Transfer RNA from a Parcubacteria group bacterium, 73 nucleotides, folded computationally. It matches the Rfam family "tRNA". Rfam links the family to the GO term triplet codon-amino acid adaptor activity. Model confidence (mean pLDDT): 81 of 100. It was read from a public genome assembly.
[in-house]
RNA sequence: GGGCCCAUAGCUCAGUUGGUAGAGCAACCGCUUUGCAAGCGGAAGGUCUGGAGUUCGAAUCUCCAUGGGUCCA
Numbered sequence: 001g002g003g004c005c006c007a008u009a010g011c012u013c014a015g016u017u018g019g020u021a022g023a024g025c026a027a028c029c030g031c032u033u034u035g036c037a038a039g040c041g042g043a044a045g046g047u048c049u050g051g052a053g054u055u056c057g058a059a060u061c062u063c064c065a066u067g068g069g070u071c072c073a
Base pairs, nucleotide, nucleotide: 001072002071003070004069005068006067007066010025011024012023013022019056028042029041030040031039049065050064051063052062053061
């Protein structure tokens, strides 16, 4: 320098024929316990790495940038 893949909640990840986002764990509240843990229930938490474009509508399609991984040179 070039090819490919990835970036979504605090963490690990789902979400693909475009229709305004979910799970598990953690943290919080409650029940249970003398107390802790475990268990059960509940609520909260993200404008999806940034910008632009297409579209009535974009996490999703296109382009550029940034960061990471991998291969080639």